[in-house]
RNA sequence: UCCCGAUAAAGGCAAACCAGCUGCAAGGCUGGGACGCAAAGCCAGGGGUCAUCGCGUUCCUCCCGGAUAAACGCAGAGCCGGAAUCUUGACGAGGAACAAAUGACAGCCCAGUUACCGAA
Numbered sequence: 001u002c003c004c005g006a007u008a009a010a011g012g013c014a015a016a017c018c019a020g021c022u023g024c025a026a027g028g029c030u031g032g033g034a035c036g037c038a039a040a041g042c043c044a045g046g047g048g049u050c051a052u053c054g055c056g057u058u059c060c061u062c063c064c065g066g067a068u069a070a071a072c073g074c075a076g077a078g079c080c081g082g083a084a085u086c087u088u089g090a091c092g093a094g095g096a097a098c099a100a101a102u103g104a105c106a107g108c109c110c111a112g113u114u115a116c117c118g119a120a
Base pairs, nucleotide, nucleotide: 004118005117012037013036017032018031019030020029021028022027035107041113042112045110046109047108048105049104050103051102052101056098057097058096059095060094061093062092064089065087066086067085068084072081073080074078
């Protein structure tokens, strides 16, 4: 120096949870708090996991128009109203799925990089 990691020494970080701030969200930051961690330091290159305001496509529902139209209603007795059924697609509203795109996670793994100590 490299590999390695002790019931060593000096220290370090900080899960869940709580509070505040922030973001559409995943999440992030700050304070408290410690489950744990020999890189639980840094880093988004490769995998993986997570998110979706907005954008696109498809589907469903509602609304609107048209047709048929029961019981029944009426000052009206009519080619009227009307539950329900069928149908059309413009626009509007709501929901779902997919895709693209964007973002997040380093305490998921690999890679890269820096580092305290020095037993076996």
A computed fold for a 120-nucleotide RNA from a Gammaproteobacteria bacterium, annotated as c-di-GMP-I riboswitch aptamer. The model forms 95% of the base pairs in the Rfam consensus. Rfam family: c-di-GMP-I riboswitch aptamer. About the family: GEMM was predicted in a large-scale screen for bacterial structured RNA regulatory elements.